[in-house]
């Protein structure tokens, strides 16, 4: 100098004027303070809170799935193990069980699981042909998984011996299984020891088995206050008269018990609503996630639902996007820029 990896941060700034929401004060004129995000998003997990349900346990159903730790909890995070990948810093992984049982494997191929003779090899043995015989020949029975070929996958690999040809058939090394030992809390690991010729391949985001976890619904939860109209209950009065309406009045006509009280509930209003597993700082413990102690701060709370507009100025000309009960995560979207640590390549000293 170039190319990368990981972690973290910023998200136009400042000023003026006008406007909006909430809170506090008010002399009711107004004044002061505060006013979106790293994802407020998707609503995919986990928890708080609320109502209902609930002795305990089991079945069913759903979820999680290497080990240890963190946490209110998690499918999240941290550290570690194993596997894969990259020259590397690093990154990725639904990563329990296939000797409990059942199932599945398209196409190709002879054969896809207590496998398989298509080509090839052999034909020792038995039979066949030639030959007096020794022996030779063909490849009928048969043997053979070393070689070819198919496939994602073909029942350990290399070499030597062995054989008719072959074969863990025997042996050496490598690999694998099991047991022990050692290290580690554990997952797991090993220039360790012994043992087994090596069998029982793959698939559990197939059923299933094992271990652990899970009651249901959600702030339109839920609680309080409470009109008009209609309906419900109670008390008192009236009992075929009375009342109401029509009408100037009477007759007539139409309707009907009257008054008061109580409770449910609709509209509407209030609470829930934002002080919280909260933010910042220091110290301590821990590799870390995180935890503890002390100090300090108050940082939207609407319900037709506020957070905007104009102007000036500066820069790099500004992305994705906007709360609706609240938190912890994950995932997705995102102009441009900054900081730190680390890796590889090249060059110079």
């Nucleotide at each position: 100098g170039g190319a990368g990896u990981c972690a973290g941060c910023c998200a136009g700034g400042c000023a003026a004027u006008c406007g909006c929401g909430c809170u506090u004060g008010u002399u009711c004129g107004c004044a002061a303070g505060c006013g979106a995000g790293g994802a407020a998003a998707g609503u995919c997990c986990g928890g708080g809170c609320u109502u209902c349900a609930a002795u305990g346990g089991g079945c069913a159903g759903g979820g999680u799935g290497c080990c240890a730790g963190g946490u209110a909890a998690c499918g999240c995070c941290u550290g570690g193990g194993c596997g894969g990948u990259g020259u590397g810093a690093g990154c990725c992984g639904a990563c329990g069980g296939a000797c409990a049982g059942u199932g599945c494997a398209a196409c190709a191929g002879a054969g896809a699981a207590u496998a398989g003779a298509c080509c090839g090899c052999c034909g020792a043995u038995g039979g066949c042909c030639c030959g007096c015989a020794a022996g030779g020949g063909a490849a009928c029975a048969g043997g053979u998984a070393a070689g070819g070929g198919u496939g994602a996958a073909a029942c350990g690999g290399u070499g030597c011996g062995g054989u008719a040809a072959g074969a863990g058939c025997g042996c050496a090394c490598c690999g694998c299984g099991c047991a022990a030992c050692u290290g580690g809390u554990a997952a797991c690991a090993g220039u360790u020891u012994g043992u087994g010729g090596c069998a029982c391949g793959g698939u559990a985001a197939a059923c299933c088995c094992c271990a652990c976890c899970c009651g249901a619904a959600g702030c339109a939860a839920g609680g309080c206050c409470a009109a008009a109209u209609a309906g419900g209950g109670g008390u008192g009065c009236a009992u075929u008269a009375g009342g109401u309406g029509u009408g100037g009045c009477c007759c007539g006509c139409a309707c009907u018990g009257c008054a008061c009280c109580c409770g449910g509930g609709u509209a509407g209003g209030c609470c829930g609503c934002u002080u919280g597993a909260g933010g910042g700082g220091u110290u301590u413990g821990g590799c870390g996630a995180c935890a503890a102690a002390c100090c300090u701060c108050c940082c939207a709370g609407a319900u037709g639902a506020a957070u905007g507009a104009u102007u000036g100025u500066c820069c790099g000309c500004g992305a994705c996007a906007g709360a609706a009960c609240c938190c912890g995560g994950c995932u997705u979207a995102u102009c441009g820029g900054c900081u730190g640590a680390c890796u590889c390549c090249u060059u110079a000293u």
Molecule: Bacterial RNase P class A
Organism: Thiothrix sp.